[in-house]
Predicted 3D model of a 273-nucleotide part of an RNA (large-subunit ribosomal RNA, domain VI) from a Candidatus Omnitrophota bacterium. It matches the Rfam family "Bacterial large subunit ribosomal RNA". Rfam links the family to the GO terms structural constituent of ribosome and ribosome. The prediction has a mean pLDDT of 84. Lineage of the source: Bacteria > Pseudomonadati > Candidatus Omnitrophota.
Context: one part of a larger RNA
């Protein structure tokens, strides 16, 4: 750009056409029936559970969680104690871990219609009195093909639908009285800009922008680590005991406007064959 009844927001239909999926044992009825002297043992036709593969997810199992919490050592160090900081080639070492992220976990799919067929195997049936699935006709018949399932897709030029929002104002001139030029208005919306994000290389996407919970900060809980520090007491002391299920937290969940989303600009109509 384009969608001929103007302009925007959200949601949808799904031609055509792409794409993705398509797996397998194992046992158990059916039945110790059919078959078969017996030894042995089905077809079709129902169910069960499993490996493979795939997808999404983190509730449980668990990884990992680079500074969330404790412990350890050695050495510098805040003047000393005591209680801390820095540094140890990588978190200096070890024990645990919230969100995230993950998989070995968790759940969910893995073909069940119907159509036209290939090998193939049939039914009439001549050519050629028989015969013969073919030649005329008419069947059955595979994980393959087409359909069914998900998933893109109205640029599908026959450009689809649906809900909802906005534009009828005004000033000058001219006028055939239907309009026409010019000039203000600058709307729904959008974009720029800002605060972010389970979204991201940038870009785009989403959420919010004071009529505000977008982020920080606060405060409650969650959750983690595991009883802080100071002081008492008890022990000659290491240490232990009590206040203390404490103290101290990074992303998680609510609540809170304390702080930061300010102010503004731009595009964009004027009821539309």
């Nucleotide at each position: 750009u384009g969608u001929u009844a103007g302009g925007a927001u959200u949601c949808u239909u799904g031609a055509a056409g792409g794409g993705a999926a398509g797996c397998u044992g194992u046992c158990c009825c059916u039945a110790g029936u059919a078959c078969g002297a017996g030894a042995g043992g089905a077809c079709c036709g129902g169910g069960a559970c499993a490996g493979a593969g795939g997808a999404a997810c983190c509730u449980c199992u668990g990884g990992u969680g680079u500074a969330c919490c404790a412990g350890c050592u050695a050495u510098c160090u805040u003047g000393c104690c005591a209680a801390g900081g820095g540094u140890a080639a990588u978190g200096g070492c070890u024990g645990g871990g919230u969100a995230g992220c993950u998989a070995u976990g968790u759940u969910c799919c893995u073909u069940a219609a119907c159509g036209a067929u290939a090998a193939c195997c049939g039914c009439u049936g001549a050519a050629a009195g028989c015969a013969u699935c073919u030649a005329a006709g008419c069947g059955g018949g595979a994980a393959g093909c087409a359909g069914a399932u998900c998933c893109c897709a109205a640029a599908a030029c026959u450009a689809g639908g649906a809900a909802u929002c906005c534009c009828u104002u005004u000033c000058c001139g001219a006028u055939u009285u239907a309009u026409c030029g010019g000039g203000a208005u600058g709307a729904a919306g959008g974009c720029u800009g800002g605060u972010g994000g389970g979204a991201g290389a940038c870009u785009a996407c989403c959420a919010c922008c004071u009529a505000u919970a977008u982020a920080g900060g606060g405060u409650g809980c969650a959750g983690g680590u595991g009883u802080a520090a100071g002081u008492g007491c008890a022990g000659u002391a290491a240490u232990g005991c009590a206040u203390u299920c404490a103290g101290c937290c990074g992303a998680g969940c609510a609540c809170u406007c304390c702080u930061a989303a300010u102010a503004a600009g731009c595009c964009a109509a004027u009821a539309g064959g």